Record summary:
This is a predicted structure of a 74-nucleotide RNA (transfer RNA) from Methylophaga thalassica MP. NCBI's taxonomy places the organism under Bacteria, Pseudomonadati, Pseudomonadota, Methylophaga, Methylophaga thalassica. The sequence is in RNAcentral, with records from Rfam. The prediction has a mean pLDDT of 81. It matches the Rfam family "tRNA". The family's RNA type in Rfam is transfer RNA.

RNA sequence: GCGCCUGUAGCUCAGUUGGAUAGAGUACCAGUUUCCGAAGCUGGGGGUCACAGGUUCGAUUCCUGUCAGGCGCG
Repeated sequence: GCGCCUGUAGCUCAGUUGGAUAGAGUACCAGUUUCCGAAGCUGGGGGUCACAGGUUCGAUUCCUGUCAGGCGCG
C1' cells in the first nucleotide's frame, strides 16, 4: 500500500431483508432482608447505535469517505 471483519449502556454482547418508546446480562444507585455485610428479591438511573456526508417520507440498518482495533496479502 491492497483486501476482509469489527465499532450499539461503565464492561460483554444481541438486534433490525429501513418504520412506532433501542434491548439483555453484568456492573452502579435505592429499597427489602440482616446484628452488620454478602447473596436473593423489587425498583431506578445510564446511549450522539465510532465520526462526517449521501439516498429516503423515514437510517442503528443501505451507499460513500474518515478514524480506531483485529486478521490476511504484498